Transfer RNA from a Patescibacteria group bacterium, 73 nucleotides, folded computationally.
RNAcentral holds the sequence, with entries from ENA.
RNA sequence: UCGGGGAUAGCUUAGCUGGUAGAGCGACAGACUCUGAAUCUGUAGGUCCUAGGUUCGACCCCUAGUCCCCGAG
Numbered sequence: 001u002c003g004g005g006g007a008u009a010g011c012u013u014a015g016c017u018g019g020u021a022g023a024g025c026g027a028c029a030g031a032c033u034c035u036g037a038a039u040c041u042g043u044a045g046g047u048c049c050u051a052g053g054u055u056c057g058a059c060c061c062c063u064a065g066u067c068c069c070c071g072a073g
Base pairs, nucleotide, nucleotide: 001072002071003070004069005068006067007066010025011024012023013022019056027043028042029041030040031039049065050064051063052062053061
């Protein structure tokens, strides 16, 4: 320099053919318990990497950029 893949909750990640973003772990509250752990129930937590574009509508399509991984030279 070129090619490919990736960036989504605190962490690990799913998300189909464009139609208002889910899970597990963790956190918090409650139940249970003499207390805790475990278990069960519930709650909160998201600028979907950034900036534009297309569209009635974008995590998803297009363009540019940043960072990470792999490969080629």